Source information: SAM riboswitch aptamer (S box leader) from a Pseudomonadota bacterium, 118 nucleotides, folded computationally. The source organism's lineage runs through Bacteria, Pseudomonadati and Pseudomonadota. The sequence was found by an Rfam model in a public genome assembly. The coordinates come from a structure-prediction model, not an experiment, and the mean pLDDT is 82.
RNA sequence: GACUCAUCGAGACCGGCUGAGGGUAAGGCCCAGUGACGCCGGGGCAACCUCCAGGACUAACCAUCCCGGAAAGGUGCCAACUCCUGCGGUGACCAUCAGGAUCACCGAGAGAUGAGUG
Numbered sequence: 001g002a003c004u005c006a007u008c009g010a011g012a013c014c015g016g017c018u019g020a021g022g023g024u025a026a027g028g029c030c031c032a033g034u035g036a037c038g039c040c041g042g043g044g045c046a047a048c049c050u051c052c053a054g055g056a057c058u059a060a061c062c063a064u065c066c067c068g069g070a071a072a073g074g075u076g077c078c079a080a081c082u083c084c085u086g087c088g089g090u091g092a093c094c095a096u097c098a099g100g101a102u103c104a105c106c107g108a109g110a111g112a113u114g115a116g117u118g
Base pairs, nucleotide, nucleotide: 002117003116004115005114006113007112008111013042014041015040016039017038021031022030023029026085027084028083043078044077045076048074049073050070051069052068054066055065056064082110087107088106089105090104091103092102093100094099
């Protein structure tokens, strides 16, 4: 890097170093010398894998599904919904012939993370 499945509006910051850009293209909107981004150390969040108990199913077990709990380990994460948008559609609004900026919502696509497969 490919494929499958699940999730993505919640949650979680201090210290040291460095010094100008950063939010991975674009547009928007933000963050940033009151030091961002990055690196290092510590801390934390969460519960995908993991562990424990109960229920459904079963003759029983396994598998699967549902619900609750734990946090030692493997990952992940700790500005903003995946920061928002781009594609298709619905509604509101303005205008009504065509249409139009904005707002809300649904879906697709893309992406991220985990688990698994070859």
Its Rfam family is "SAM riboswitch aptamer (S box leader)". From the family's description: The SAM riboswitch is found upstream of a number of genes which code for proteins involved in methionine or cysteine biosynthesis in Gram-positive bacteria.